Predicted 3D model of a 396-nucleotide RNA (Bacterial RNase P class A) from Candidatus Dechloromonas phosphorivorans.
NCBI's taxonomy places the organism under Bacteria, Pseudomonadota, Rhodocyclales, Azonexaceae, Dechloromonas.

RNA sequence: AAAGUCGGCCAGGCAAUCGCUGGACACGAAAGUGUCGGGAGGAAAGUCCGGGCUCCAUUGGGCGGGAUGCCAGUUAACGGCUGGGUGCUAUAAGUCGCCAGACGAAAGUCGAGUGACCCAAGGCAACGGAAAGUGCAACAGAGAAUAGACCGCCGAUGGCGUCGCAAGACGCACAGGUAAGGGUGAAACGGCGAGGUAAGAGCUCACCGCACUGGCGGUAACGUUCAGUGGCUUGGUAAACCCCAUCCGGAGCAAGACCAAAUAGGGAAGCUGAGGCGUGGCCCGCGCUGCUUCCGGGUAGGUUGCUUGAGCCUGUCAGUAAUGGCAGGCCUAGAGGAAUGAUUGCCGAACCCCGCAAGGGGGGAACAGAACCCGGCUUAUCGGCCGACUUUCCAC
Numbered sequence: 001a002a003a004g005u006c007g008g009c010c011a012g013g014c015a016a017u018c019g020c021u022g023g024a025c026a027c028g029a030a031a032g033u034g035u036c037g038g039g040a041g042g043a044a045a046g047u048c049c050g051g052g053c054u055c056c057a058u059u060g061g062g063c064g065g066g067a068u069g070c071c072a073g074u075u076a077a078c079g080g081c082u083g084g085g086u087g088c089u090a091u092a093a094g095u096c097g098c099c100a101g102a103c104g105a106a107a108g109u110c111g112a113g114u115g116a117c118c119c120a121a122g123g124c125a126a127c128g129g130a131a132a133g134u135g136c137a138a139c140a141g142a143g144a145a146u147a148g149a150c151c152g153c154c155g156a157u158g159g160c161g162u163c164g165c166a167a168g169a170c171g172c173a174c175a176g177g178u179a180a181g182g183g184u185g186a187a188a189c190g191g192c193g194a195g196g197u198a199a200g201a202g203c204u205c206a207c208c209g210c211a212c213u214g215g216c217g218g219u220a221a222c223g224u225u226c227a228g229u230g231g232c233u234u235g236g237u238a239a240a241c242c243c244c245a246u247c248c249g250g251a252g253c254a255a256g257a258c259c260a261a262a263u264a265g266g267g268a269a270g271c272u273g274a275g276g277c278g279u280g281g282c283c284c285g286c287g288c289u290g291c292u293u294c295c296g297g298g299u300a301g302g303u304u305g306c307u308u309g310a311g312c313c314u315g316u317c318a319g320u321a322a323u324g325g326c327a328g329g330c331c332u333a334g335a336g337g338a339a340u341g342a343u344u345g346c347c348g349a350a351c352c353c354c355g356c357a358a359g360g361g362g363g364g365a366a367c368a369g370a371a372c373c374c375g376g377c378u379u380a381u382c383g384g385c386c387g388a389c390u391u392u393c394c395a396c
Base pairs, nucleotide, nucleotide: 001392002391003390004389005388006387007386008385009384010383012347013346014345015344016343017342018341020039021038023036024035025034026033027032041367045378046377048376049375050374051373052372053252054251055250056249065248066247067246068245069244070084071083072082073081074080085127086125087124088123089122094117095116096115097114098113101110102109103108128243129242133241134240135237136236150182151181152178153177154176157175158174159172160171161170162169163168190208191207193205194204195203209232210230211229212228213227214226215224216223217222256304257303258302259301266295267294268293269292270291271290275289276288277287278286279285311330312329313328314327315326316325317324318323351362352361353360354359
């Protein structure tokens, strides 16, 4: 410098005018008026996960249910984040070939394209257990789990036949042997070579792979070019039931608290020439009813919860990092049917057109909208800027 891969940040700017909202101050009896300064986001979204806060429930334990699941760290907590381990994986570049063709007298050189190998920074992973048990595997296939003989191979042994005096030879492929080869399948019970055999087979051996034990490294997951043992006697599926480990009470700001009309109920006391009605008549008593005062619950309504908080910025220290400690500074929307807007002017990135260029003309800003508050995840998003890393090339 080019190409690429990740990550972070910004999210049109300025001014004027007219509004909206709530705060402080001033004026006002009040209604209100004036001045000053404040007024959406990186996702405010989805409401998927975790917490704070509030009320309710709660002796303790179990059953049932749900979530999570490699290791370590981090945190208020998490299914998040950081670092590490393991497995899978993309592309460029590179290496080796093939090759249209080009150059050349030839040797040979270059080489678009293309194949294989090796595969960067990266990307992805519900990544505990299949040696506790139960289940499942369509189609194809002979056979799908302590398997299987369809084709093929063999037919040593036994059988049958021919020849032979006999030993035996040859033939058949009947019994049978065989998992090397073919074929089916997503998957067929280690690979490869040699020995071996009738043909074969970890049957035996070397190498590779695998499992286990020990050593070594690592906090651990795990690794190991170390030593040894075992022919290898543990196919897949747990996003099937299940087993193991850890965690989990419910509802949510329409939570909850306070103040409190009108109307209608409730309670208490009082009132009268001791009213009216009922109790078959009368008296007492009792019930209902009238008026006045007081009390209480509660509806409408209002206030609060409400924004000072696991807060933000800067610096520094510890740490690979996530994150944490310390110091200094700052206060940064609180509406509530729900404000945060509109108009005009200037400037304006992307993008489009003309032009060799300089330049000129057009164009005109994505997704979106707080509702108790935080930490994450996920999804939407016009564009721009910056950084780290990888590979290749060039210069010193």

Notes:
Its Rfam family is "Bacterial RNase P class A". By type it is a ribozyme. Rfam links the family to the GO terms dimeric ribonuclease P complex, tRNA processing and ribonuclease P activity. Its mean pLDDT, the model's own confidence on a scale to 100, is 76.